[in-house]
Small-subunit ribosomal RNA from a lake water metagenome, 1517 nucleotides, folded computationally.
The RNAcentral record of the sequence draws on SILVA.
Its mean pLDDT, the model's own confidence on a scale to 100, is 83.
Rfam family: Bacterial small subunit ribosomal RNA. Clan: SSU clan.
């Protein structure tokens, strides 16, 4: 510090996810040791049991017992003034727990208290006089189950109560300086009120009694009042820290005043009266949530989250209420009342409160021992010893966390065995192990063994204070002994022995780490992207590896990454986002100069910011964690001093911003009134006759009752042609005939006046297209709804004919639009060019133009700059300032609920659950378009001939079958693989056999090889007899090569599967003109440029231009055949002339034809014209051939997971007495049917018969086979010749001539069938071809549709070849005869280039929308039902407090007495908890039924959107 994920790829926007750190954690697997920490986050749920607050006899009165001793016993002493209980004092308000409540002066921070209190403690000073009456304990009687009481009697105090005295205390009144915002303050005077308690130890100096003692004295501890301090609190205030506005108004003690009350104290804290205030958009009130802080976690920081342990504060103590005591409480282990719950009960009544420490139940994913000790630290009481202390110190449990240590070290290669992988060679585990040499941490056992503990008390002692005092006592110091829960712990030593001690997760990318097997969209994984459908580095296992390590992973949570809420540090034209527009109150911001002030700001200083924590520097535990010391920091708040630039405040001045005035000026700016003509329609009257209208085409419709057309006239409503423009005006919506009235704003010039008066603008107000609504008018045209006609599979649409609301007017609503420049308003600054509107000035002109300058608008380009790009660019989307509005992934949803507005329609405000990993912007390359442009092709058109109908052949589908082997499937499968299935082929079926096999290699043994029989079988297999030793080496035994047989296993074999694992080959687009690269340049980039453009071509062919310049694969050419000529050659070919023959038969010749080799020739070379002086095109000449002369071969990058595992090769899988192999027979030839491709026909351009011509290219020895003979013929006999320019197949046929047939199912056509034959072959039954005779089917030119062909072509005619024993109507070739037509590119199909749109990229066979049906999920409404909470009213009033008086009782004081004062109780009143009653608000749960929403491989119906998406789309209504 980033990474993955939207796309074919790119950039951007934007969300989701990951890597890090942390935790009071939990769960899974695993687990050796120690140190230091931490440990109910849930039920503030309920609690058994024990303990957690007592202490003081030196405040007081009482006062045992056991035991021991004495005693004969009685009894006494001791125990002991002890225990226990009581009165009294102090403490119990601390310490400990918890976080329910609380949004508050609760907390934090800084202040105030001139409005207060403070026990114990400290300081200095004063006092402590003298009396009184009770009461518990105790004793007695009584009640009760108990808890606990009642009455009578006795008694003490540092308990209680008067009295005296006292102050600097308190109060009233008066005086009065200073400070202060304010005096009730300091000070002075007067009057009044107003305390106390003693105890212990010692002494005899004083006093009193007098040998000694206390009432005296001394000391100590107490007590009283007052002052001060310290500490701790109370109250008040500024500022700070949660959410929701779908909570906007709240408030009657409410806000203030006066009097009174109350409190330690201010105050509506309470009360009476008076006034009507107070709070709130700077968020009152309400609702929800929450203890707050130091800190903790994270982060670079700013921040965000959090508030366990430790520390500070607050609140609470079963729930609610209340007070008492006290210095302090409205009190955790106190009281009273009410409630719920639990327990005891004799049923009458009582008792209780673990959110103290342990512990139990429950809840929960989850959190410990009913331990030891007061030795230390701290606290309470006490004079002290001491006592108490679940505070605390320790131990126990838990890997819960942090830190540390160990599980060994060295050496050791035959790189052991085993495992795993393997290309079978090896590699890896791996120096790892074993082995050898060592060490001894931890654990185990044994032994030794600390520190923590002395400022305490005790004993001794030194000095000092006080005193009459060397007593006592107090203060300061020295010495001595004593006290340890932890714990025989830390630590040290010894012993033995590598012995007891390693796991967990991961290994597709992110992210370090890879292979094999299993599985086969199954099982499963997954944080995101995504893996798994037979070769899974992603599932499961194994081997190996990587990471961490006594832990490792998972889950949860927080921060980070996330600049993804943006103060630091984001945005709003198109990605989410500028309000439809304006005017304004608040608020925010604000021109120039001077002076002042010092609030903000800045500087210095100071106080505070608790400790702990963090950071830094030291130190202590062996180190570390941990602990100790010191420093720094704590960005904050307050005080004081200073500065004065800027902001704010105050004062003064100015004119630049703004405004006013004056003079002009343009305009569809607005409102109202009046007027106008053209056109449509309707009506009236004419003329006139059969159609009109409408459409792609029609029909509905109008018209003979006279339409349409045309003429004249009338009526009525709405809109205003031309001018009209990138033009004008307005804030926007919007505004267009003419005139008048009223009226708003702008601009220019002038600079006279005011003197910052300005900008923006939540709330508010006003305006606001169309549609819509209300009332009343109006209604020509147009036209939702509706009707009819068409179209269509349907057509509730598009098209047509009609047609109502509406559109128009007046008044009133509505308040929304893609209300758009998708761009808020204002100001300033930052290159230009062109144009236009309004105005002014200048120059010039007779003048209008023109030209130049300035201001204000409207447009087009464009620099810098900005932008993701597109683009914007002085009219900014540039650079800045100010203010407002808005955004934060997509969907759900601009929806639900709530509220406000509206007559309604609806509008405004505006969520969540759930769901997805995307949604989106701009640009790029393709592909596509029922987009455009240009161009080509037998693509169409123009023609010729076919197919589709018939019969047959052949292939396919289907069906059938034991099998009908398999493949090929639009073009580009279907006379295709098959250039040839009777057996074989053959892969299929049935049956019979074989099992190292039919064929291959190796090993062992035997036999040479080889040949000829026999038996048997359907055949193969099988059984068996005979003949027979060759070749090479060799010292003759043997060995070797080749071959045969047997055996053994390594292995053979497979036309078994996968063409979607592959190679190779092939088809196709397409012989279309394209496809790319290097360098450079442009762009953030994908990419572009080149390759586009102007011309041209068959062609990316060439040329010109050009940020491109070059190059490659394609095109063309080079190659082959044909067309002309030349040369060479002249047999088997040829024959002009000579001779000869039946015949080029022969002589002769090689001129010609021909053959086959080498050449020539054609290149837009020449001319004319066009064209850019080009490329090139048109025409012409010459030429055998003319513009690639004709044909062939030749097939770019790629596409179709195209075809082929059955040609071959090959990975993987599968079979191995069978899926291999051999054999016989059958099948591939089936046959209701459908399709493709062909053949033959339907006839006279013909058939038949006869006659008689002219080819080319091929084949031939396992062959072609002549003549001749036989047969009607197929063919047979025959065997000359020929390995071929010699012989042969071999006859060419159509054509031509003559004759006949005369339009018919025929003298057409030949299927089918019967009979007889021929040939091949081991064999023609299934299942061959051919021949002869007989038979003589369909068919009379073929529906929709569809195919081929542009010249030696189509059409037509025959010939040959491959395969092959035989078997072409197929295929591949050959020649003969030999046309028609092409205006042209509108249309169909295919293709190329450019451009455009795109929501497509599996690329239009694309994408995609909605209803319906089914399943699941969450949610709204809902008659209601139910629970919680809250509000006001009202009833009832417990305890308590206050008030009250006509009741009752009553020790202290007063009083001779009566009585008084005071106190207590009961009664009544006020307030009031719980509770009751009815009502309201809010929130939740549930609810028949119902609404929409979301999700879900293959459901239904259509096809709305994306291309002009086939009616452009979209927004509002």
């Nucleotide at each position: 510090a980033g990474a993955g994920u939207u796309u074919g790829a790119u950039c951007c926007u934007g969300g989701c996810u990951c890597a890090g750190a942390a935790c009071g954690a939990a769960c899974g697997c695993u687990g050796g040791u120690g140190g230091c920490g931490u440990g109910c986050c849930u039920a503030a749920u309920a609690c058994a049991u024990g303990c957690a607050a007592g202490u003081c006899g030196a405040a007081c009165g009482c006062g045992a017992a056991a035991g021991u001793c004495c005693g004969c016993a009685a009894g006494g002493a001791u125990g002991a003034g002890u225990a226990a209980a009581g009165u009294g004092g102090c403490g119990c308000a601390c310490g400990g727990g918890u976080g329910a409540g609380u949004a508050a002066c609760a907390c934090g921070u800084a202040g105030g208290u001139g409005a207060c209190c403070u026990g114990g403690c400290c300081u200095a000073g004063g006092g402590u006089u003298g009396g009184g009456g009770a009461u518990a304990a105790c004793a007695g009687u009584c009640g009760g189950a108990a808890a606990c009481g009642a009455c009578u009697g006795c008694u003490a105090a540092u308990a209680c109560c008067g009295a005296a005295u006292a102050a600097g205390u308190u109060g009233u009144g008066g005086g009065g300086a200073a400070u202060u915002a304010g005096a009730a303050u300091a000070c002075c005077c007067u009057c009044a009120a107003g305390a106390a308690a003693g105890a212990u130890g010692g002494c005899c100096u004083c006093u009193a009694u007098u040998u000694a003692u206390a009432a005296g004295c001394c000391a100590u501890c107490g007590c009283c009042g007052a002052a001060g301090g310290a500490u701790g609190g109370g109250c008040c205030u500024g500022c700070g820290g949660a959410a929701c506005a779908u909570u906007a108004g709240c408030u009657a003690g409410u806000u203030g005043g006066u009097g009174g009350g109350g409190u330690a104290a201010u105050g509506g804290c309470c009360u009476a009266c008076c006034a009507a205030g107070g709070c709130g958009a700077c968020g009152a009130u309400g609702u929800u949530u929450a203890a707050c802080u130091g800190g903790u976690c994270u982060g670079a920081g700013a921040g965000g989250a959090u508030g366990a342990u430790c520390a500070g504060u607050c609140a609470c103590a079963c729930u609610g209420g209340a007070a008492c005591u006290g210095a302090g409480a409205c009190a955790c282990g106190g009281u009273c009342c009410a409630g719920a719950c639990u327990c005891c009960u004799a049923c009458g009544g009582g008792a209780g409160g673990c959110a103290g420490c342990a512990g139990u139940a429950g809840g929960g994913a989850a959190u410990a021992u009913u331990g030891c000790g007061c030795a230390a630290u701290g606290g309470g009481g006490g004079a002290a010893a001491c006592c108490c202390u679940g505070a605390c110190g320790c131990a126990g449990c838990a890997a819960c966390g942090c830190c540390a240590c160990g599980u060994g070290a060295g050496u050791g290669a035959g790189g052991a065995a085993g495992g795993c992988c393997u290309u079978c060679g090896g590699g890896u585990u791996g120096u790892a192990a074993a082995g050898c040499u060592c060490u001894g941490u931890c654990a185990u056992u044994a032994g030794g063994g600390a520190a923590a503990a002395a400022u305490g008390g005790c004993g001794a002692u030194u000095g000092g204070g006080a005193u009459a005092a060397u007593a006592c006592u107090c203060c300061a110091g020295u010495c001595g002994a004593u006290u340890g829960a932890u714990g025989g712990u830390a630590c040290c030593u010894a012993a033995g022995g590598a012995g007891g001690a390693a796991g967990c997760a991961c290994c597709g990318g992110c992210u370090a780490a890879c292979u094999u097997c299993g599985u086969g969209c199954c099982a499963g994984c997954a944080g995101c992207c995504g893996c798994g459908g037979u070769a899974a580095u992603a599932c499961g296992a194994a081997g190996g590896g990587u990471g961490c390590a006594a832990g490792c992973g998972u889950u949860g949570u927080u921060c980070g990454g996330a600049a993804u809420u943006a103060u630091u540090g984001g945005g709003c034209g198109u990605a989410a986002a500028g309000a439809g527009u304006g005017a304004u109150a608040a608020g925010g911001c604000g021109g120039a100069u001077c002076u002042u002030c010092a609030a903000g700001u800045c500087g210095g200083u100071u106080g505070u910011g608790a400790a702990a924590u963090c950071u830094c520097g030291g130190g202590g535990c062996u180190u570390a964690a941990c602990c100790c010391c010191g420093a720094a920091a704590g960005u904050g708040c307050g005080g004081c001093c200073g500065a004065a630039a800027c902001u704010a405040g105050a004062g003064a001045u100015c004119u630049g911003g703004a405004g006013u005035g004056a003079u002009g000026u343009a305009g569809g700016g607005g409102a109202g009134a009046g007027g106008g003509g053209a056109a449509u329609u309707u009506c009236a009257c004419g003329u006139g006759u059969a159609g009109g209208g409408g459409u792609a085409a029609a029909a509905u419709c109008c018209g003979u009752a006279g339409a349409g057309a045309u003429g004249u006239g009338a009526a009525g409503g709405a809109a205003c042609a031309c001018c009209u423009g990138a033009g004008g005006c307005g804030a926007a919506g919007g505004c267009g005939c003419c005139u008048c009235u009223c009226u708003g704003g702008g601009c220019a010039u002038u600079u006279a006046c005011u003197g910052a008066c300005g900008c923006u603008g939540a709330u508010u107000c006003a305006c606001g297209a169309a549609a819509g609504c209300g009332u009343g008018g109006g209604g020509a045209g147009c036209a939702a709804a509706c009707a009819g006609g068409a179209u269509u599979a349907g057509a509730u649409a598009c098209c047509c004919u009609g047609g109502u609301a509406g559109u128009c007017c007046a008044c009133g609503c509505c308040g929304u639009a893609a209300a758009c420049g998708a761009u808020g308003a204002a100001c300033a600054c930052u290159a230009g060019u062109u144009u236009u509107u309004g105005g002014a000035g200048g120059u010039a002109u007779u003048g209008a133009c023109c030209c130049c300058u300035c201001c204000a608008g409207g447009a087009a380009c464009g620099u810098a700059g900005c932008u993701a790009a597109c683009g914007c660019g002085u009219u900014a989307a540039g650079u800045g300032u100010u203010c407002c509005g808005c955004c934060u992934g997509g969907g759900a949803a601009g929806u639900a609920c709530g509220g406000c507005c509206g007559c309604a329609a609806g509008g405004c405000u505006a969520a969540a659950a759930c769901u997805c990993a995307a949604a989106g912007g701009a640009a790029u390359u393709g592909a596509c378009g029922g987009g455009g442009g240009c161009c080509c092709g037998c693509a169409c058109a123009a023609g010729c001939g076919g197919u589709g109908g018939a019969u047959u052949a052949u292939g396919u589908g289907g069906u059938u079958u034991a099998a009908u082997u398999c493949g090929a499937a639009g073009c580009a499968a279907c006379g295709c693989g098959c250039a040839a299935a009777a057996c074989c082929u053959u892969a299929c079926c049935u049956g019979g056999g074989c099992u190292u096999g039919a064929a291959c290699u190796c090993c062992u043994c035997g036999g040479a090889a080889u040949c000829c029989g026999a038996c048997g079988u359907a055949a193969c297999g099988g059984u068996u007899g005979g003949a027979g030793u060759g070749c090479c080496c060799g010292c003759a035994a043997g060995g070797g090569a080749a071959u045969c047989g047997a055996g053994u296993g390594a292995g053979a074999g497979g036309u078994g599967c996968u063409g979607c694992a592959u190679g190779g080959c092939u088809g196709u687009c397409g012989u279309c003109a394209g496809c790319u690269c290097g360098u450079g340049u442009u762009g953030u980039g994908a990419a572009a440029u080149g390759u586009u453009g102007g011309g041209u071509u068959a062609a990316g062919u060439c040329u010109c231009g050009c940020a491109a310049c070059g190059a490659g694969c394609g095109c063309a050419a080079c190659c082959c055949c044909c067309a002309u000529c030349u040369u060479u050659a002249g047999u088997u070919g040829c024959c002009a002339g000579c001779a000869u023959u039946a015949a080029g038969u022969u002589g002769g010749g090689c001129a010609c034809u021909c053959u086959a080799a080498a050449g020539a020739g054609a290149c837009u070379g020449c001319c004319u014209g066009g064209g850019u002086u080009a490329a090139c095109c048109a025409g012409g000449a010459g030429g055998a051939a003319g513009g690639u002369g004709g044909g062939g071969a030749u097939g770019a990058c790629g596409u179709c997971a195209a075809g082929u595992c059955c040609u071959c090769a090959u990975g993987g899988c599968c079979c191995u007495u069978a899926u291999g192999u051999c054999c016989a027979g059958g099948g591939c030839c089936a046959c209701a049917c459908a399709c493709g491709u062909a053949a033959u026909a339907c006839a006279a351009u013909g058939g038949u018969a006869c006659g008689a011509a002219c080819a080319a290219a091929g084949g031939g020895a396992c062959g072609c086979g002549a003549a001749c003979c036989a047969g009607c013929g197929a063919u047979g006999g025959g065997g000359a010749g020929c390995a071929a320019a010699u012989c042969u197949c071999a006859a060419a046929a159509a054509a031509c001539g003559u004759a006949u047939c005369u339009c018919a199912g025929u003298c057409c056509g030949g299927a089918u069938u019967g009979a007889a034959g021929u040939c091949u072959g081991c064999a023609a039954c299934u299942c061959g071809a051919c021949u002869u005779c007989a038979u003589g089917a369909a068919g009379u030119u073929g529906g929709a549709a569809u195919c081929g062909c542009u010249a030696g072509u189509a059409a037509u005619c025959g010939c040959g070849g491959a395969u092959c024993a035989g078997a072409a109507c197929g295929c591949c070739g050959c020649g003969g005869u030999g046309a028609a037509u092409a205006c042209g590119u509108u249309c169909c199909c295919g293709g190329g280039c450019c451009u455009u749109g795109u929501a497509c990229a599996c690329a239009c066979c694309g994408c995609c929308c909605g209803u319906c049906a089914c399943a699941c999920c969450a949610u709204g409404g809902g008659a209601g039902u139910u629970g919680g909470u809250u509000c006001a009213a009202u009833c009832u009033u417990a305890a308590g407090a206050c008030g009250u008086g006509a009741c009752u009782c009553u020790a202290a004081c007063c009083g001779c007495a009566a009585g008084g004062g005071g106190g207590a109780g009961a009664g009544c009143g006020u307030c009031u908890a719980c509770g009751g009653u009815g009502g309201g608000g809010c929130c939740g749960a549930u609810g028949a039924c119902u609404g929409g929403g979301g999700u879900g491989a293959a459901g239904u119906c259509g096809u709305a959107a994306c291309a002009a998406g086939g009616u452009a789309g979209c927004c509002g209504u």